[in-house]
Context: one part of a larger RNA
Molecule: large-subunit ribosomal RNA, domain I
Organism: Acetobacterium tundrae
RNA sequence: AGCACAGGGUGAAUGCCUUGGCAAUCAGAGCCGACGAAGGACGCGACAAGCUGCGAAAAGCUACGUGUAGGUGCACAUAACCGAUUAAGCGUAGAUAUCCGAAUGGGGAAACCCGGCUGAUAGAAGAUCAGUCACUGUUAAGUGAAUAAAUAGCUUGACAGAGGGAACCCGGAGAACUGAAACAUCUUAGUACCCGGAGGAAAAGAAAGAAACAUCGAUUCCUUAAGUAGCGGCGAGCGAACGAGGAAGAGCCCAGAUUACAUCAAAUUUUAUUAAUUAGCUGAACAGCAUGGGAAGGCUGGACGAAGAAGGUAAGAUCCCCGUAAGCGAAAAUUAAUAAAGUGGGUAAUCGAAGAGUACCACGGGACACGUGAAACCCUGUGGGAAGAUAGGGGGCCCACCCCCUAAGGCUAAAUACUACUGAUUGACCGAUAGCGGAAAGUACCGUGAGGGAAAGGUGAAAAGAACCCCGGAAGGGGAGUGAAAUAGAAACUGAAACCCUGUGCUU
Numbered sequence: 001a002g003c004a005c006a007g008g009g010u011g012a013a014u015g016c017c018u019u020g021g022c023a024a025u026c027a028g029a030g031c032c033g034a035c036g037a038a039g040g041a042c043g044c045g046a047c048a049a050g051c052u053g054c055g056a057a058a059a060g061c062u063a064c065g066u067g068u069a070g071g072u073g074c075a076c077a078u079a080a081c082c083g084a085u086u087a088a089g090c091g092u093a094g095a096u097a098u099c100c101g102a103a104u105g106g107g108g109a110a111a112c113c114c115g116g117c118u119g120a121u122a123g124a125a126g127a128u129c130a131g132u133c134a135c136u137g138u139u140a141a142g143u144g145a146a147u148a149a150a151u152a153g154c155u156u157g158a159c160a161g162a163g164g165g166a167a168c169c170c171g172g173a174g175a176a177c178u179g180a181a182a183c184a185u186c187u188u189a190g191u192a193c194c195c196g197g198a199g200g201a202a203a204a205g206a207a208a209g210a211a212a213c214a215u216c217g218a219u220u221c222c223u224u225a226a227g228u229a230g231c232g233g234c235g236a237g238c239g240a241a242c243g244a245g246g247a248a249g250a251g252c253c254c255a256g257a258u259u260a261c262a263u264c265a266a267a268u269u270u271u272a273u274u275a276a277u278u279a280g281c282u283g284a285a286c287a288g289c290a291u292g293g294g295a296a297g298g299c300u301g302g303a304c305g306a307a308g309a310a311g312g313u314a315a316g317a318u319c320c321c322c323g324u325a326a327g328c329g330a331a332a333a334u335u336a337a338u339a340a341a342g343u344g345g346g347u348a349a350u351c352g353a354a355g356a357g358u359a360c361c362a363c364g365g366g367a368c369a370c371g372u373g374a375a376a377c378c379c380u381g382u383g384g385g386a387a388g389a390u391a392g393g394g395g396g397c398c399c400a401c402c403c404c405c406u407a408a409g410g411c412u413a414a415a416u417a418c419u420a421c422u423g424a425u426u427g428a429c430c431g432a433u434a435g436c437g438g439a440a441a442g443u444a445c446c447g448u449g450a451g452g453g454a455a456a457g458g459u460g461a462a463a464a465g466a467a468c469c470c471c472g473g474a475a476g477g478g479g480a481g482u483g484a485a486a487u488a489g490a491a492a493c494u495g496a497a498a499c500c501c502u503g504u505g506c507u508u
Base pairs, nucleotide, nucleotide: 001507002506003505004504005503006502007501008500009499015493016458017457020430021429022427023426024425025424026423027422028421029419030418031164032163039100040099041098042055043054044053046078050074051073061094062093063092064091065090066089070082071081072080105114106113107112115133116132117131118130119129120128121127135161136160137159138158139157140156141155142154143153168199169197170196171195172194179186183233209216210215220247221246222245223244224243230238231237251411252410253409254355256351257350258349259348260347261346264344265343269341270340271339272338273337274336275335276334277333278332280328281327282326286301287300288299289298302319303318304308311321312320360384361383362382363381364380365379366378370396391406392405393404394403395402445452446451468479469478470477471476
């Protein structure tokens, strides 16, 4: 030095576990904000760095309800306290709520600086405290120029707006890579990105419709028709409708007169009742024996069950705990339904009326599955420019017959889309290199910045966390002790391999 066997070290795989995730289902909720939001800064604890909670009234204050013997968050120690005069915890309502932030008295390099007015503090100056002072729109009142009346302007009051938010929705504006095996029409795509606006949904919506000689009867969504008819450098590709079947279902008002009548409501207020939500409460039934550190597993004999879901308890518990089934419960707040009152609107019939720089035309575009095409229908930038129900529009150039409808005003639930958020439940989903990036975190760290962005879980049933002795400066170790176990000793479950070492044997 090699090999073999044995024993260790290091190391972290593997196994087991789960506080965390992922994907759904069913419900709820679908907004917050000048009554100052979202998000932050700085503070608040006996000791207090972080997180959580809170705001100078500062891990909290008050009322009401619930709750019950313990409590002073994560956070396991000490101290000092609180609690049957009912604390703590939980719910509802309120009080307080520094500074920044739309930030709004003015300024500003966010969390800072500096004011005006009114009031208070014995209050003149100075100081402190409280309140108030931005802008815009609408509306009302007052005032009021050039300029006579007036108007502009100015002042004041009331109301509203602003900013934030995951997706869904409507509108405005709108790419390119890409595909066409190059590329220009085309495609990607009206997508991404940007902007404006709204709601719990939005949008659309009661035919100037669709059809075809038969008819249907607002809109939206799904299935189909159908990858059909078509469009298309007829390339790549794009791609309907009619009809059929379903979900849902709802119709109205204004542009006005007359007559008759006494009711209607989907808006909204109060009260009452009922229900639901926001705390909670009741809730059945087991013992013995042996093994073991420990029984819930084994054996023996029972019980309950409208409850044999799940979790916990020293191994695997229907009957130990928490629960579960089934019931019960609200001082307060919210929501819904119904009723009543109040508020508000009149209702019905008849006759009339029935939307103009519009329809339509030309040119230029857009949008329709439809790329200008025979290209209708829809929208409109420029120009021209009707009729008046005996009228007008449409039926895919256009004309006739025929048929359908009534534009140029408005409202409208449901079926549909989505999930930042809350509750319950589920998984041939993951189990710490997995699953969210994150079981510790958008932290540490990196970057001037926009931005990028980790690693890191497990003693034990219980700290019973090793008194005391010995070596050592300590770290560490040896005894002793705890424990079922300490090769479970805090660098800790299990503890593979690489790698390192020791002992023994053999070989050289």